[in-house]
RNA sequence: GUACAGUGGCGAAAGGGUGAGUAAUGCAUGGGUAACCUGCCCCCGGGACGGGGACAACCUCUCGAAAGGGAGGCUAAUACCCGAUUAUACCGGCCGACGCAUGUUGGCCGUGUCAAACGGAGGGGAUCCUUCGGGACCUUCCGCCCAGGGAGGGACUCAUGGCCUAUUAGCUUGUUGGUGGGGUAGCGGCUCACCAAUGCUGCGAUGGGUAGCCGGCCUUAGCGGGUGUCCGGCCACACUGGGACUGAGACACUGCCCAGACUCCUACGGGAGGCUGCAGUCGAGAAUCAUUGUCAAUGCGCGAGAGCGUGAACAUGCGACGCCGCGUGGGUGAUGAAGGCCCUCGGGUUGUAAAGCCCUGUCACAGGUUAUGAAUCGCGUGGGGGCGAAUAGGCCUCACGUCUGACAAAGGCCUGAGAGGAAGCUCCGGCUAACUCCGUGCCAGCAGCCGCGGUAAUACGGAGGGAGCGAGCGUUGUUCGGAAUUACUGGGCAUAAAGGGCGAGUAGGCGGCCAGAUAAGUCGGGUGUGAAAUCCCUCCGCUCACCGGAGGAACUGCGCCCGAUACUGUCUGGCUAGAGAUCAGGAGGGGAGAGCGGAAUUCCUGGUGGAGCGGUGAAAUGCUUAGAUAUCAGGAGGAACACCAGUGGCGAAGGCGGCUCUCUGGACUGCAUCUGACGCUGAGGCGCGAAAGCCAGGGGAGCGAACGGGAUUAGAUACCCCGGUAGUCCUGGCCGUAAACGAUGGGCACUUUGUAGGGGGGGGACCGAUCCUCUCCCUGCCGAAGCUAAUGUAUUAAGUGCCCCGCCUGGGGAGUACGGCCGCAAGGCUAAAACUCAAAGGAAUUGACGGGGGCUCGCACAAGCGGUGGAGCAUGUUGCCUAAUUCGAUUCAAAGCGAAGAACCUUACCGGGGUUUGACAUGCACGGAUUAGCCCCCUGAAAGGGGGGUGACGCCCGAAAGGGUGGAACGUGCACAGGUGCUGCAUGGCUGUCGUCAGUUCGUGUCGUGAGAUGUUGGGUUAAGUCCCGUAACGAACGAAACCCUUGUCCUUAGUUGCUAGCACUUCGGUGCGCACUCUAGGGAGACUGUCGCUGUAAGGCGGAGGAAGGUGGGGAUGACGUCAAGUCCUCAUGGCCCUUACGCCCCGGGCUGCAAACAUGCUACAAUGGCCGGUACAAAGGGAAGCAAGACCGCGAGGUGGAGCAAAUCUCAUAAAGCCGGCCCCAGUUCGGAUCGGAGGCUGAAACUCGCCUCCGUGAAGUCGGAAUCGCUAGUAAUCGCGGAUCAGCUACGCCGCGGUGAAUAUGUUCCCGAGCCUUGUACACACCGCCCGUCAAGCCACCCAAGCAGAGCGCACCCGAAAUCGCUGACCCAACCCGACAUUAGUUGGGAGGGAGGUGCUGAAGGUGAGUUUUGUGAGGAGGACUAAGUCGUAACAAGGUA
Repeated sequence: GUACAGUGGCGAAAGGGUGAGUAAUGCAUGGGUAACCUGCCCCCGGGACGGGGACAACCUCUCGAAAGGGAGGCUAAUACCCGAUUAUACCGGCCGACGCAUGUUGGCCGUGUCAAACGGAGGGGAUCCUUCGGGACCUUCCGCCCAGGGAGGGACUCAUGGCCUAUUAGCUUGUUGGUGGGGUAGCGGCUCACCAAUGCUGCGAUGGGUAGCCGGCCUUAGCGGGUGUCCGGCCACACUGGGACUGAGACACUGCCCAGACUCCUACGGGAGGCUGCAGUCGAGAAUCAUUGUCAAUGCGCGAGAGCGUGAACAUGCGACGCCGCGUGGGUGAUGAAGGCCCUCGGGUUGUAAAGCCCUGUCACAGGUUAUGAAUCGCGUGGGGGCGAAUAGGCCUCACGUCUGACAAAGGCCUGAGAGGAAGCUCCGGCUAACUCCGUGCCAGCAGCCGCGGUAAUACGGAGGGAGCGAGCGUUGUUCGGAAUUACUGGGCAUAAAGGGCGAGUAGGCGGCCAGAUAAGUCGGGUGUGAAAUCCCUCCGCUCACCGGAGGAACUGCGCCCGAUACUGUCUGGCUAGAGAUCAGGAGGGGAGAGCGGAAUUCCUGGUGGAGCGGUGAAAUGCUUAGAUAUCAGGAGGAACACCAGUGGCGAAGGCGGCUCUCUGGACUGCAUCUGACGCUGAGGCGCGAAAGCCAGGGGAGCGAACGGGAUUAGAUACCCCGGUAGUCCUGGCCGUAAACGAUGGGCACUUUGUAGGGGGGGGACCGAUCCUCUCCCUGCCGAAGCUAAUGUAUUAAGUGCCCCGCCUGGGGAGUACGGCCGCAAGGCUAAAACUCAAAGGAAUUGACGGGGGCUCGCACAAGCGGUGGAGCAUGUUGCCUAAUUCGAUUCAAAGCGAAGAACCUUACCGGGGUUUGACAUGCACGGAUUAGCCCCCUGAAAGGGGGGUGACGCCCGAAAGGGUGGAACGUGCACAGGUGCUGCAUGGCUGUCGUCAGUUCGUGUCGUGAGAUGUUGGGUUAAGUCCCGUAACGAACGAAACCCUUGUCCUUAGUUGCUAGCACUUCGGUGCGCACUCUAGGGAGACUGUCGCUGUAAGGCGGAGGAAGGUGGGGAUGACGUCAAGUCCUCAUGGCCCUUACGCCCCGGGCUGCAAACAUGCUACAAUGGCCGGUACAAAGGGAAGCAAGACCGCGAGGUGGAGCAAAUCUCAUAAAGCCGGCCCCAGUUCGGAUCGGAGGCUGAAACUCGCCUCCGUGAAGUCGGAAUCGCUAGUAAUCGCGGAUCAGCUACGCCGCGGUGAAUAUGUUCCCGAGCCUUGUACACACCGCCCGUCAAGCCACCCAAGCAGAGCGCACCCGAAAUCGCUGACCCAACCCGACAUUAGUUGGGAGGGAGGUGCUGAAGGUGAGUUUUGUGAGGAGGACUAAGUCGUAACAAGGUA
């Protein structure tokens, strides 16, 4: 004053937000200020006197688009100015006390210096004044000034504490200190001038990266580790950078100035802005809320107060984001409903779960009702107290009354109704709690790790069921834990990652005995501090809890005071046991230099000599008639030092070896003496340091990278051979590595034994060689305890302790890149990351394997006989062909195999024709007497299709006709049949093979941490794990053997169909008696190393006797644990899958028999030990009824006719053949050989074309003994000869399975090939050597490195420009107060001064510019290596002696 105007005061530096910056100007803890400031608040002392001049607002004019100004005029104050006064303040001086160096403090003196608002509000009665409103005056309250004190706040400073990086090692010029000036509230290089040249740093300076700090929070048993959101303390910041002003306080979030970037307005001249306040918007993102209510409470600011302000705050809203509490119901309920799922089809499970019945009533819902946060301040009334002259007034205080609610339609309580409105998520292979089915088929997918998925997936997906948690459950991310996996508590380094190559030594760490002092460490007590909150305990408040309140404890830390003194430290004194020194000795390839020596190699010269030498697995290159090699003599040169020589010596390590001399280091022993802890270790740094390599100069005999040649080989840039340059050697200088190893750092001390070697010393045996004993040092071996994962180690520790150093922390990438240092180079030292893997590794075990070893077997080799591989043919297989050539078997262990018999059938394949409840089984339903069966016709290749005729049965009713009904069968339909379709890698069964090999295991015990070992190994022996002996093993099982069959001898029983000695008869064929013999087939005997000799411990072996047989008599059957995902789904069986008018079934024809080729197994041969002809002898084992078939007859023959006999010791197949006797052939493609082809026949069978066998006649091929290679066989065997059988109509059978006849050779032996057994050894193998595995190249993908460069960011330096601003200088321009002069004197005007200012200028100075530099990021043609990726190329490096350790 009307005011959102203005003057003035206070506030605005609080509160609120954020964490960009900051590694210290910050923070935390504890100190210091004797070096400081402090508005408002409290206490106390004193004071406030006299004056003056302006400026806003306002009025007038004016500029501008605006924002904003400009000029003139008026005016008030607690605004501003001048003067006075003043102290315990300040300044100066003097004195005293004290302290911590500057100093602090008290007293006295002073001529010294600095103040203020006669303000504001209320009340009052005497006196005075009054414009009659009031004022002076008194009083109360609020203010003002000076000084002192306090509280709280701040400033500065010190110590200690808290990140990473050394691939940052040196940093610093106001830098460090001093003197002086300036500046500040104050100390200070804070600033300036001058002087000095310091200061910091391995206890990490400087640089780089990252980061607000703390109370606390998470985790942990703790120590620790991680973290700093919310709450609290501190700091920093406010668009980015700079600056000051004001103020008690700021360099000031919502103040000012400047620069910059950005946004907005504009009239283009110029202006405006700063949400990291609360909400809200946009953007970015995987992601984070309402533009809400109120100042009611709490608090703050202002105010005398009412009150005003307050996105502080209090509330509400949204979000399962977290924590806590509660509900979604409780009881009963078994035909265990339905449905779902599974199923062995019986059932099980979901599951008392549901329904049903009986209850309850939380939350939510509806209605009603009612606390708390409110205490005030103020006001009213009343009381008390103090100020005051005052019963005015105001101040303090008490009581009562009154006033104040955003939240809040919330909360509590009562009533009502009604199980009503309210459950999900993850998982179910192991870890880890929870299992089945279906789908899928290394696909789709899962996965935290291991790993699941390739046709039976508890691992994928779904379902059912189950497990867990529950308004949540899972996932992802992050931190700690487990992790003793960085080990302080609390680890390691021989071989797993890890001892420095070695030494002397700096800093540092550690350090003997005695005593004293001290009290730093250490320990005890007290005290201050360690804010509050948090954690913990107790109690209390919300119905409980979460949450909150009060008290306590704790905050393990730091400071101060007092005390203790064992130990450590420090100081002092002493000692000799550690260490060192002197002396006397002996040992030694210790080191350096100089000289000397012999043997050998090579070369040169000469002699002898005369053809080779040399070299290898074998050769060749090479040397040699120009005379080598060999040999003799002489000479030259270089290098290395035989024997001695030794797990012997010396040295720190590397390393050191002929002899002598010189110089020199170290260790050891012994008697004494001396010093007096002088010691140990040792980061950095320094020195030494094999070989190779490098530089310069020498030297060069032998050897010998590279290189040349010869071999080997697929190749051979190798191994072997012939040559040979660097090098190897010396001098000087580099390099600095190694499996520099004992893979074991150094020092000291302690801890049972044995044995050996080297070097000393003492004692004893009379001396001595020598021996015994004691002792010191050094070097080995074996081993106790202990240790160790084990192996091992063990007084020379890897044992037990102490001290110091180095090093390690999964494999690869990588000892690499980049950077730095060193080097002449080669390269060395230091040393990552990305990425990638689920391992890499040690020791030991069991196997398997070895171009490892030992022992031993087997027709394994050798010895021998005969074959195969060559020919022709047969059969099987591959391949090819095909409509089909069905399928399986494929090293041994497929291939004359399944098949012991494919013309049809078989037959599974192909073509064609048909059929659909089926060729075959069972059940159900319906039909029905026209059906089944039988006969016939048509069609057809047949199957099949079509048609006709005939034609039943049981029961009931009925006289019959007939009707009804039922079963087999049939038809129709439904279930189902059927499949030689797939999977032998889903299976059973069976079989092959190792292998008739001698092995494989178990119980108990013992050993070992364990896998496991032992037994089962060892010494013998055997065919044998057979037996014996030994033995930490003792026993046992499956195998071996035996038991069984057959054969060989004998006995006995039994004699027909067998036999026939004897007797009798006879047609001479035989028959009868007979049962002795043969034989047959039942039973028994016999052989056991029993016996003798030798040998041996034994088991046993060798030899002999007897015996038919002799050491398992011959042969067979018999095949351990297991191996090969061996073989078979096509014998059979069978899970699963697949087909269902066809992948089933029937029929005809074809095919399985096809033929350039290859292989396998056989047959026949190639001939004279033979072929052919004639004669003649001797078997065994079998077969026979849709059969074997005799005699007889026909046919050259196959065969035919015919049929005796025989279900078989009777009859028959049925002559056995080779052999023997005699004859011919005369070495030839034949009198060998028989293929092939022609012709004619026979047999079987419906049927011999494709596609049968046999006979006869003719034809007469290859083939003259078989390459590389390969098979069988050890005795009645091989070889050779024939006979039989199964299958079967017949037969491609030369096959197979059997039978007998004749009837050999050889084995010295185990070196080698193959296989096997046992023991041992190595191993990187374990799918087990057909194993494992390396490198280049090629392909894809990923990350990193280098790189001409290009682009960006950070940082400091130099220079240029230089805003605002402080300070300085200047200030001729401007200015009211104060002073002086002049004029006027009521106002006032004017000049000068003091003082101040604008402006100018100087220093400093942000941004900006320029330049050189440095750090870092991105990108980059191209280049390098690396990791990874089912099946690429080349070789074979490593693992075994890995084929050259």
This is a predicted structure of a 1445-nucleotide RNA (small-subunit ribosomal RNA) from a metagenome. The RNAcentral record of the sequence draws on SILVA. Its mean pLDDT, the model's own confidence on a scale to 100, is 85.